[in-house]
RNA sequence: UUGUGCUAAAGGCAAGCCACUCGAAAUGGUGGGGCGGAAAGACAUGGGUCUGUGGCCCUUGAGGGUAUGACUGCCAGGUCGGCGCG
Numbered sequence: 001u002u003g004u005g006c007u008a009a010a011g012g013c014a015a016g017c018c019a020c021u022c023g024a025a026a027u028g029g030u031g032g033g034g035c036g037g038a039a040a041g042a043c044a045u046g047g048g049u050c051u052g053u054g055g056c057c058c059u060u061g062a063g064g065g066u067a068u069g070a071c072u073g074c075c076a077g078g079u080c081g082g083c084g085c086g
Stems, first nucleotide, its partner, number of pairs: 002086004013036001017032005035073001041079001043077001045076003048071003055066004
């Protein structure tokens, strides 16, 4: 430098659950915790999913639809990396 991810993990990340907390909600934050994962690093770019206070649309009404709100630990993509092996 390059291919690869069968065994392993120094350092690092952290699901459910619990406490507190922003938010209408989905979600998120902090601490505990550790199910897991080699990109479970960062990026809402494409698909997908969740939510629907307000706005907008439909509706006589009840109600329904809609993302600009979220999720990258759902998939893809490009991007920057660690370790093992060749």